The RNA shown here (small-subunit ribosomal RNA) has 1506 nucleotides and comes from a bacterium. Its Rfam family is "Bacterial small subunit ribosomal RNA". The sequence is in RNAcentral, with records from SILVA. The prediction has a mean pLDDT of 81.
RNA sequence: AGAGUUUGAUCCUAGCUCAGGAUGAACGCUGGCGGCGUGGAUAAGGCAUGCAAGUCGAACGGAUUCUUUUUUGAAGAAAUUGAGAUUAUAUCAAGAGGACGGAUGAAAAGAGUUAGUGGCAAACGAGGUAGUAACACGUAGGUACCUUCCCCGAAAUCAGGAAUAACUAGUCGAAAGACUAGCUAAUACCCGAUAGUCUCUUCGGAGUAAAGUCUUCGGACGUUUCGGGAUGGGCCUGCGUAGUAUCAGCUAGUUGGUAGGGUAAUGGCCUACCAAGGCUAUGACGCUUAGGGGAGCUGAGAGGCUGACCCCCACCGAUGGUACUGAGAUACGGACCAUACACCUACGGGUGGCCGCAGUCGAGAAUCUUCCGCAAUGGGCGAAAGCCUGACGGAGCGACGCCGCGUGAUUGACGAAGUCCUUCGGGAUGUAAAAAUCUUUUAUGAGAUAGAAAGUUUAUUGAUCGUCUCAUGAAUAAGAGGUUGCUAAACUCGUGCCAGCAGCAGCGGUAAUACGAGUGCCUCAAGCGUUAUCCGGAAUUAUUGGGCGUAAAGGGUGUGUAGGCGGUCCUAUUAGUCGUACGUUAAAACCAGGAGCUCAACUCCUGAUCUGCGUAGGAAACGGUAGGACUAGAGUGCGCGAGGGGUUUGCGGAACUCAUGGUGUAGGGGUGAAAUCCGUUGAUAUCAUGGGGAACACCGAAAGCGAAGGCAGCAAACUGGCGCGUCACUGACGCUGAAACACGAAAGCGUGGGUAGCGAAUGGGAUUAGAUACCCCAGUAGUCCACGCCCUAAACGAUCUUCUCUUGUUUUUCGGAGUAUCGACCCUCUGAGAGACGAAGCUAACGCGAUAAGAGAAGCGCCUGGGUAGUACGACCGCAAGGUUAAAACUCAAAGGAAUAGACGGGGACUCGCACAAGCAGAGGAUUAUGUGGUUUAAUUCGAUGGUAACCGAAGAACCUCACCAAGAUUUGAAACUUACACGACCGGUAUAGAAAUAUACCCUUCGCAAGACGGGUAAGCAGGUGAUGCAUGGCCGUCGUCAGUUCGUGGUUUGAAUUGUUCCCUUAAGUGGGGUAACGAACGCAACCCUCGUCGUGUGUUACAAGUGUCACACGAGACCGCCCAGCACUUUGUUUUCAAGAUAUUGAAAAUAGAGUGCUGGGAGGAAGAGAGGAUGACGCCAGGUCAGCAUGUCCCUUUGACAUCUUGGGCUACACACAUAAUACAAUCGGUGGGACAAUAGGACGCAAUGUAGUAAUACGGAGCAAACCCUCAAACCCAUCGCCAGUUCGGAUAGAGGGCUGCAACUCGCCCUCUUGAAGCCGGAUUUGCUAGUAAUCACAGGUCAGCAAACUGUGGUGAAUACGUUCUCGAGUCUUGUACUCACCGCCCGUCAACUCAAGGGAGUUGGGAGUACCCGAAGUCCGGUUUUAUAUCGGCCUAAGGUAAGCUCAAUGACAGGGAGUAAGUCGUAACAAGGCACGGGUAGCGGAAGCUGCUCGUG
Repeated sequence: AGAGUUUGAUCCUAGCUCAGGAUGAACGCUGGCGGCGUGGAUAAGGCAUGCAAGUCGAACGGAUUCUUUUUUGAAGAAAUUGAGAUUAUAUCAAGAGGACGGAUGAAAAGAGUUAGUGGCAAACGAGGUAGUAACACGUAGGUACCUUCCCCGAAAUCAGGAAUAACUAGUCGAAAGACUAGCUAAUACCCGAUAGUCUCUUCGGAGUAAAGUCUUCGGACGUUUCGGGAUGGGCCUGCGUAGUAUCAGCUAGUUGGUAGGGUAAUGGCCUACCAAGGCUAUGACGCUUAGGGGAGCUGAGAGGCUGACCCCCACCGAUGGUACUGAGAUACGGACCAUACACCUACGGGUGGCCGCAGUCGAGAAUCUUCCGCAAUGGGCGAAAGCCUGACGGAGCGACGCCGCGUGAUUGACGAAGUCCUUCGGGAUGUAAAAAUCUUUUAUGAGAUAGAAAGUUUAUUGAUCGUCUCAUGAAUAAGAGGUUGCUAAACUCGUGCCAGCAGCAGCGGUAAUACGAGUGCCUCAAGCGUUAUCCGGAAUUAUUGGGCGUAAAGGGUGUGUAGGCGGUCCUAUUAGUCGUACGUUAAAACCAGGAGCUCAACUCCUGAUCUGCGUAGGAAACGGUAGGACUAGAGUGCGCGAGGGGUUUGCGGAACUCAUGGUGUAGGGGUGAAAUCCGUUGAUAUCAUGGGGAACACCGAAAGCGAAGGCAGCAAACUGGCGCGUCACUGACGCUGAAACACGAAAGCGUGGGUAGCGAAUGGGAUUAGAUACCCCAGUAGUCCACGCCCUAAACGAUCUUCUCUUGUUUUUCGGAGUAUCGACCCUCUGAGAGACGAAGCUAACGCGAUAAGAGAAGCGCCUGGGUAGUACGACCGCAAGGUUAAAACUCAAAGGAAUAGACGGGGACUCGCACAAGCAGAGGAUUAUGUGGUUUAAUUCGAUGGUAACCGAAGAACCUCACCAAGAUUUGAAACUUACACGACCGGUAUAGAAAUAUACCCUUCGCAAGACGGGUAAGCAGGUGAUGCAUGGCCGUCGUCAGUUCGUGGUUUGAAUUGUUCCCUUAAGUGGGGUAACGAACGCAACCCUCGUCGUGUGUUACAAGUGUCACACGAGACCGCCCAGCACUUUGUUUUCAAGAUAUUGAAAAUAGAGUGCUGGGAGGAAGAGAGGAUGACGCCAGGUCAGCAUGUCCCUUUGACAUCUUGGGCUACACACAUAAUACAAUCGGUGGGACAAUAGGACGCAAUGUAGUAAUACGGAGCAAACCCUCAAACCCAUCGCCAGUUCGGAUAGAGGGCUGCAACUCGCCCUCUUGAAGCCGGAUUUGCUAGUAAUCACAGGUCAGCAAACUGUGGUGAAUACGUUCUCGAGUCUUGUACUCACCGCCCGUCAACUCAAGGGAGUUGGGAGUACCCGAAGUCCGGUUUUAUAUCGGCCUAAGGUAAGCUCAAUGACAGGGAGUAAGUCGUAACAAGGCACGGGUAGCGGAAGCUGCUCGUG
C1' cells in the first nucleotide's frame, strides 16, 4: 500500500466481499512448563450452610474462676481406758479432751473471664449498575453553611439529686419474646452554682457548661466552653454532555413579589395573599435508549466505536413509603408500615432479605475454591498488651489473555526399508531415520537455608513465594488450519449437478490442482481455526477529503421573513482574533530516558504531555460595534425605443356545419381491400339566402416578449416589465434565502351557460386464431365562456440564483455614436439579447466552450447500491380524484452511464449471383428400379436426417462379405509375440458319425555333428471385441463458397476496449488496378505459375502405304497483351479566356470554359486461329461441439478362465409390405414405331485375360482357337441417311405383369442372379398446388467404354456423335458482399423480455376484535410516620386533623403480542394465456391526467426527444 466481483471486451459510477488490529469472549481439534494478569457480560432471578463489625474491665454495678492471707473448722484419726479366752495378735465396748487432718463457710487483697449499663465505631471498608438525559458527571468558578476524631491557642472542671438494666421472686407463651413486684452503680440521666474571648439585646440587661479513671505521685488519658487551622461535606452558577420533528407548542407552585414557616445554610423548599408571568425552531414539551469521567480499541491524522479489570464521582441494597439515633444516614449485614415471595408453628402466632467472601439452584453459547493467614499493607476499638478484619496478602481452578522456555545437539548415503508419484528412465519423503558421540533447560528423586522483617517495653512471630547443591537419564513433551483466484502452498485415486464445498467470484452433469481420501507442500505453533462484535481498508457522509447535463442528485417559477455573506476612506473601541505570565487540568495509563525481577511480560523512578478552562496585563492588521465621509455596487429622475407581456370590450374575413329554396340524378362516402353508414321521402355535386359556434391561413423566421406555466386576426381602454442615451439626484439602501405568501400546461371536480368541428367512454363494421386495439361509420362527457377548486408533468437547457475574470470567427433582433449622403442604404465602433462553429481549459466519454459543463466568490436546495417504494403507517391539505412529507422487514450482487467490436432489423444506400425475369428441357400424375421413413419380423445389423440425409458409407448382400437372428460347438482361444517344459511329429489321404464345425480309427511322416530350426501340445505372461463415448481425440470430409474476403509489423489517434491501414472517387470477375489519403509496407486468399483442348513452326517416329508424304502421336518452341486506331469518363500537368474574392496598384487565391500531353478504365474498330479463348486441378481467417470410434489410428470405460459383447460352423436375415417421401429408368407416340439397306467416333480394357475367321443353334450361347502383354490383335457405335409398312387408335404406341422352354457363372441360383426364345400385353393419351437444371459446343438428344466383379448396373465415372432458344432489365423472391443507422441482443432475433392466472415458501402493513405492559388524569379508601391541635391519669398514653405509600373505580393515551379474513410485495431448472418493450419491435417511445379492458395494455387531451 491494495485486491476480487456488473461487460463479448473497455472506461466510469456504485454497492458487496477479502487481506490488518482488537475482545471480560464462546465453540471445534489439540495440549509440556513457568511468570504476570484476568474470570457471572444473561435472571437488580431465588437462596441451604459457614464466615464478612466489633472493641474498651484504665467508665460502671454485678456474676464467675484461680491464687495468697486471716478465720471457721466436717469426715477421719495416732494415742488412752475397759471386757472376754492362756502370753501376744485379732475382735468388741466406752467416754471427755484431742496432737494430726483439713472438707465447708466468712472476710480482705491480687490475677483473669465476662451477660448487662455506658463510650466509640458501625454513614468507612466490600458489592452492584436497576434507576437517572439530570447541576448525575466533567471542567472552571462562587458561598446564604456544617464538620466527631486530629492540630494550635485561651479558660474551666464546684455542689447535689432522682432513677434504671443487670440481679432476685412470680406470671403468660410451643417459640420469638413479654409483663408485674423489689434491690443497685456509673465518664448513663437531671437540677443548682459559677461565666468569658460565647449567644441574644430595646445596650439597661438576660441566658447557657462540665466526668471522671489510672498512676511508679512526676504525671498520663479524658470532660466542658470559646477562637483559629486542617480534612470531609452541603448548596449555587457558566460551558460541555445520545437518538428522534412521522414529538411543535409546553407550563397553575407554573414565573415573580410580600409575609410567615422550615433548614446547618440560600431558595416556591413549604404555606397564605398579590401580579400574570416563564420556556421554545440555537429544538421547549414528549418518546426511546443510557450510570458519567480518567481512560480502552482502532486510525497517518481528523475521527469512529466502547465504558470489563484499576482510579474518581453518582446512585442502589427483595419492591414501595417513612422517620428515629447521630458530627455525619432518610442507614446493605439498624427501626416502623404496606406488598410479593420463602421458612418455622402446638394454628394462637412468629421469622427472613448474599447487588459482602466462598458455595447452590435456575436461565444461558458462557465465567472459578463452601481454601490458608492476619506474617506484610490498611481500617475499628483500646493507655497498652491485644482483639476483630472473606479489606488485604497468598494459594487453588480455567491456554481466557500477554510474555518467556522446552520438546534435544553434532556427525551420518549419489540416498536403507516403507509409502506416494512416474514419461517406467526415474523422482519425492530425505540427513529425515537407523547408527555413533555429546549435553541436561525441563522432568523425577535427595539435601541445605540467603531474602521478603519493618515493628512492639520485652519475649515471640512466615500463610505463601523463593535461592543453592547433588544424582538418574534423550530420558516426560506437536499440533491445527490451508493448498482454483484474491492468498503462501499440487499430484494421484474415488464420486459423477449426486454426495458435498463456499468469505466473494464460484466448483461438482466420467479425465474435479475447488467435493471425499492418500502422499507431498505452505503458514502459524502450545496453540491453530471458526463464530459474534468494534475500528480500519471505506475519499462508501468527504472539516481535513465527494458530488448533482446523460450514472443517485437543481426545488415547476417568483416575491420575500429569520439566518448567512457583504464596496472605498477616516476616527474611537475590543466578548471574536493573536502573544505573555500565573492558577488549575488527581493518581494510574500512553510516550521518552533510566532502574529492578536471569530476559521479557510485569513493576518502580524521573521527565514530557494532558491540545481545556479561569485570572491578570498587552496588540489592533483582519472581523465586530459606534460615529463621520465618498460614489465605482444598487436605485431614482429626464429623453428616446422595440415587443404574439397581461386584463376587458368591440369588429372582421376564409373554412365548417345546420336550415330553407333552386338546378340536377343515382349514386355518394370510406378502405390495403371492404362493409357498417347516407341516398329515389332525391343524397353527393352546384347556386342563393339566413343562423351558429370554435379557431385566426399568408406575414412567420434558428425571429420577438414574459419569472415560469405560457403568449399570434384587427382596433380601443387600462396596465406590468425591459433596452439605449444623459450623468441631474439618493448614498451601500446590496446578494442569497429555511419558514411564509403568490403564480402554476393538460387532464379532472363543482354551479350556471354554450356546443360548429374534434372526440375518452360506448355502439356498429372490418382485420384476426382471438382483437376488449391499430383501420372505418357514428358518438356522450370534454374541448369554449363566467365564477370557485385541484397543484401535478420528460413543469427539460433533464444544466439553481447573484457577482468577477478568461484567445476567437460568423449570423440575427433592438438601441446609440462616427464617416458618408440631399436623405436612406452601405462601412466602422459601442451596449443589451438570441443562434452556429470552435482556442485554452474541463469531462468517464459523449460533449461544454463569454448564454461554460472553464477559473474563482456568496447563499440555498438535493444525492449516498438495485428492488420493495415515492409505497405502508402517522400528520397536514382537498368536495372528490388525489397531493405534500416519508420509512422498515425481506431480497439480489449487482442495478447503471458513455463509448467499442460484432450480430440482428417487417432501417437506409450501393453492388453481385441461372436469384428473379426471358427461354429450353424436366420433376410433381403412370409403371418399374433404387434409397429412406414407417410397419412387420426370431432377425429384418449399423451409421447418415432442413439447406449440408435419402442410387448416401455400398466401385456391385445367393455362401463368404456380416457386424443381425436360430441352432450346434471352443476357452491361452481362428491369427500374433515372449519364456519354460516334455515330445517328434504336424500336414495330408481313406473310412465312419454328423447339417457342418468337429470327433474317432487306420495309413504315411522331420532336418542338423551341435547350438538350434520347424511343428503341434502343456503352463505362464497375454490375446480378441464392427462393444460405448465423433460432446475426450488424430486424420479425412461436407457447408457458407472459388464468395472476396481475413490479418500482421512499424508508425499515427484514443485513458481504454479499439481504430487507422481495409474508409472515399473511378474501375474490375476480383481488397483487380489507378487516384486521393496518417499512414508506409507485408502475409494468407484473387490473379499468375500446373494440366487438357484450340492456331502455327521445328524435330523424332509408330501405323497405313511401294516409295515419299506426315493422317496421327510425342517432345520443344512461337503466339495475346499493359500491343495499334477512334470516341468517352476520371485524375495529373501545361497554356489561353472569363467570372468572383482580397488589395490603393502590382499581384495572389478560388471556380468555370477551352486547347495540348500523360495515366487508368470503359465502349467501338482493324488485324488475327484465338481479346481474362474454353475446361480442370487449386478452397484464405473461420462457422456449424456439422459427419465419421463401422476405413484406419487412438485416450478412457466395459466384456472375457469352464458356457463371452471373443472365435468356428450350418441355415436364415439385410431382398419382408396397408402406406409416405426422395433420386432415377421407360413411356404416353407419326419430329414416332417396325423391317431392310448404307455411313461416320472417342475415351478405355485385355494373360486365372481379351478373343477374330469358321461351325452348330431362332437366340442367349456352345465348340474351336488365328492374333495380342497392345498406335499393330479383340469389342458392329447409335441417333443419322435411303427405301418400305403402320394413318391417330390404348394402336404395329407402351412395355409392366405372368406362363412355358432354354443358356451362363458358381460347392450351391428355393428364399435371392443375369441373359435368350415363344406367349401374355397392365397403368399410361403430357401430369394440381408447387418445384428443378441450364447462357454455347452449353441445354436437349444418341450411343460407347471402364471400375467394382466368379456372376449380376436403369446407379456411378468417363468418352465421343447430332446440336438449339433466350437474357428488356434489377421492381420483386432467395443468397452474398461493402458502407451507414438503431439496439435493453453477445448462447448474438430460434435473441431478449412484460403482466395476469395456477402451485409452494417468506417477511411486512391493514384488520371485527382479544391479551399484556407503561406514563399520567379524576374520584374513593388510606397503613406507618413527621407536623399541628385536643383530652387526661403528664405516660414512650389516647383522640382528632393535614399530607401520603399500597389498593380500588372510571374514561381515555401509548407500546407490544396475537387474530378469522382480504390486498399488495419478494423468491422458487423446465406450468397456463397472450406479446406490451428493445430494430421504424412491426400502431415511434415516454411523462402527467382521465376513462376502459383476462393480462401485459388500449384510447382521448397536453407535454418531452431520452